The RNA shown here (transfer RNA) has 81 nucleotides and comes from Nesterenkonia marinintestina. The coordinates come from a structure-prediction model, not an experiment, and the mean pLDDT is 82. NCBI's taxonomy places the organism under Bacteria, Actinomycetota, Actinomycetes, Micrococcales, Nesterenkonia. Rfam family: tRNA. Rfam classes the family as a transfer RNA.
RNA sequence: GCCCGAAUGGCGGAAUCGGUAGACGCGCCGCACUCAAAAUGCGGUACCUCAGGUGUGUGGGUUCGAGUCCCACUUCGGGCA
Numbered sequence: 001g002c003c004c005g006a007a008u009g010g011c012g013g014a015a016u017c018g019g020u021a022g023a024c025g026c027g028c029c030g031c032a033c034u035c036a037a038a039a040u041g042c043g044g045u046a047c048c049u050c051a052g053g054u055g056u057g058u059g060g061g062u063u064c065g066a067g068u069c070c071c072a073c074u075u076c077g078g079g080c081a
């Protein structure tokens, strides 16, 4: 230098043919249970906010609609020279 793959809440990890982003698990918070705890069960857990918006590595594009398609770039992993 060229080619391929990956990047999603605090962490892991889903999302069919482009159609409700965050299922499921872990962690954390609260409650129940207990003499107290562990275990178990239930609820909650991105950001701004009055309404309503924003958010999938970054910046653009296509589209009624993008995590998904297109372009450039960044970082990481692999291959070729």
Stems, first nucleotide, its partner, number of pairs: 001080007010026003019064001027045006046054003057073005